FMN riboswitch aptamer (RFN element) from Neobacillus bataviensis LMG 21833, 134 nucleotides, folded computationally. The organism belongs to Neobacillus bataviensis, within Bacteria. RNAcentral records the identical sequence in 2 taxa. The sequence is in RNAcentral, with records from Rfam and Ribocentre. Rfam family: FMN riboswitch aptamer (RFN element). From the family's description: The RFN element is a highly conserved domain that is found frequently in the 5'-untranslated regions of prokaryotic mRNAs that encode for flavin mononucleotide (FMN) biosynthesis and transport proteins. Rfam links the family to the GO term FMN binding. The coordinates come from a structure-prediction model, not an experiment, and the mean pLDDT is 80.
[in-house]
């Protein structure tokens, strides 16, 4: 050094405008927004070896509930919950390029991805540090 343990810090964006309507950031036009991890025919650096970069809808996590165990924290299990095609280039495209789609917990409340709430909460994970070993 690697495993492992413990700590400490960071860890989610969005309704311009306009119609209906007693009343809608919920209906209708229309705007706007994309969390972590993998991958990965992108871009970039370099002489290479290599690094850094690239997906809301390609594979997965997360958030809510319900058991069950625990004095408790909390663990363990199980349920809800969502999306892409067409063309183009190419040996090859679910990540490239173009174009048209579509998607979003759980409560509230005129029917919500964007409003308010549970949340000063949880968190996938990052990042550093310390302990420990050889």
């Nucleotide at each position: 050094a690697a495993a492992g343990u413990c700590c400490u810090u960071c860890g989610g964006g969005g309704u311009c405008g306009g119609g209906u309507g007693a009343a809608a950031g919920u209906c209708c036009c229309a705007a706007u927004c994309g969390a972590c991890g993998g991958u990965g025919a992108u871009g970039a650096a370099g002489a290479a070896a290599u690094u850094c970069u690239a997906a809301g809808c390609c594979c997965g996590u997360g958030a809510g509930c319900c058991u069950u165990u625990u004095c408790a924290u909390a663990a363990a299990g199980g349920c809800a919950g969502g999306a892409u095609u067409u063309g183009g280039u190419g040996u090859g495209a679910a990540u490239c390029c173009a174009a048209a789609g579509c998607c979003g917990a759980c409560a509230g409340u005129a029917u919500a991805g964007u409003c308010u709430g549970g949340a000063u909460g949880g968190g996938a994970g990052a990042a550093g540090g310390a302990c420990g070993u050889a």